Overview: RNAcentral holds the full RNA, with entries from MGnify. Large-subunit ribosomal RNA, domain IV from a soil metagenome, 328 nucleotides, folded computationally. Rfam family: Bacterial large subunit ribosomal RNA. Gene Ontology terms of the family: ribosome and structural constituent of ribosome. The coordinates come from a structure-prediction model, not an experiment, and the mean pLDDT is 90.
Context: one part of a larger RNA
RNA sequence: CGGUGUUGAAGGAACUCGGCAAAUUGCCCCCGUAACUUCGGGAGAAGGGGGACCGGUUCUUGGGCAACCAGGGGCCGGUGGCACAGACCAGGGGGUAGCGACUGUUUACUAAAAACACAGGACUCUGCGAAGUCGCAAGACGCCGUAUAGGGUCUGACGCCUGCCCGGUGCCGGAAGGUUAAGGGGAGAGGUGCAAGCCUUGAGCCGAAGCCCCGGUAAACGGCGGCCGUAACUAUAACGGUCCUAAGGUAGCGAAAUUCCUUGUCGGGUAAGUUCCGACCUGCACGAAUGGCGUAACGGUUGCCCCACUGUCUCCAGCACCAACUCA
Numbered sequence: 001c002g003g004u005g006u007u008g009a010a011g012g013a014a015c016u017c018g019g020c021a022a023a024u025u026g027c028c029c030c031c032g033u034a035a036c037u038u039c040g041g042g043a044g045a046a047g048g049g050g051g052a053c054c055g056g057u058u059c060u061u062g063g064g065c066a067a068c069c070a071g072g073g074g075c076c077g078g079u080g081g082c083a084c085a086g087a088c089c090a091g092g093g094g095g096u097a098g099c100g101a102c103u104g105u106u107u108a109c110u111a112a113a114a115a116c117a118c119a120g121g122a123c124u125c126u127g128c129g130a131a132g133u134c135g136c137a138a139g140a141c142g143c144c145g146u147a148u149a150g151g152g153u154c155u156g157a158c159g160c161c162u163g164c165c166c167g168g169u170g171c172c173g174g175a176a177g178g179u180u181a182a183g184g185g186g187a188g189a190g191g192u193g194c195a196a197g198c199c200u201u202g203a204g205c206c207g208a209a210g211c212c213c214c215g216g217u218a219a220a221c222g223g224c225g226g227c228c229g230u231a232a233c234u235a236u237a238a239c240g241g242u243c244c245u246a247a248g249g250u251a252g253c254g255a256a257a258u259u260c261c262u263u264g265u266c267g268g269g270u271a272a273g274u275u276c277c278g279a280c281c282u283g284c285a286c287g288a289a290u291g292g293c294g295u296a297a298c299g300g301u302u303g304c305c306c307c308a309c310u311g312u313c314u315c316c317a318g319c320a321c322c323a324a325c326u327c328a
Base pairs, nucleotide, nucleotide: 002322003321004320005319006318007317008316010314011313014312019309027051028050029049030048031047036041038157052079053078054077055076056075057074058073059072060071061070062069063068080084092307093306094305095304096303097302098301099299100298104116105115120155121154122153123152124151125150126149132141133140134139158294159293160292161291163224164223165222168221169220170217171216172215173214174213177212178211179210183206184205188201189200190199191198192197225243226242227241228240229239252286253283264280265279266278267277268276
C1' cells in the first nucleotide's frame, strides 16, 4: 500500500451512468392512517405515543373444601441511569410514469427480464379401430377418455372494445365446363408372308386427383393511397375535382420500449432539466387477439422526483484485527 470491521467536526448526494455501497428504519401495545379500488385491498400506508424497576389500589383466569398456589389486566404514586424492545436479533418511507394482470418459469458456468408460462378468450381439426403422435410392422400413447372430450394454432386476468379489404397466397365448398397420366378403344398406316397370321405404329373417342374455372373464408398468411383547388384579414379547409386500388387506417392512442429531423413546441418540477411528467399532432415508420386503449393489486422490473439518512462526496483522518513488509 491492501483487506475486513469500526468511528468522525461542518456540510448532506455536491459522488456517480445510477444513492452502487453504507447509513437510517427495525420488536410488542395503543392512537391514527390519503388518493385510488376489482370493495378483497391499498395498510405495518404515512405519522405519533408508550415500554425497566418499586409501592399502593382494583378487576379477573385456572386449580383447591379451605387456607392458599400459579397467572393476566386497569388506575395512582415513586426510584435509578446518557440510554429501559438497554446486548444479539430485527421493514427506511412517500409521490409519479413505462412494461407485464397476478403466484410461478428461464439462458446449470456473464442475461431473472417488459422473455416463457398462466387462468380467461378465439379459430380450427376430430363421430371413435377419432384426429394427432411413435413405430418397417405387430403394437402403443391419445384413453380404460367420447365433442361440457381430445389434438393444433393464436391471444393472454379484468373493464370498454376489436373497424374496412377475399384482388394475391392458404384453407373450405362446387354432380357443369377446360386441361390432363397410365389405361381402354380401335378408324387407319407400315414390315413380313402365297395365305392364315405374326410384328410395329396408331387419329377421332372414353379416362382420376391436381390445376384452370365458380363461390365462401381475415381472432387464416396478410393489406388498409396520391395530386390539385376552395371560406369576407391571414391561416386552415367542413366542401369540390381528378387518378389509382381488393380496400384506402374506424375507435382509441400518439416525439411513444415506436419520432429520423429532435434537446420538436408549450406547460410543470430545478437557481440551472438532451432524462422525467402533462399537453399539442407535422404518426420519417401507432392501431385494434403478430390484439387497441385503460386498469386496483402484485414486481430482487425500468425511468423521474421528494423526505429521512449517511465518509458516496467536499477531503480525508483515527482505531482494531488480518495479510503484506522489516528483523530473527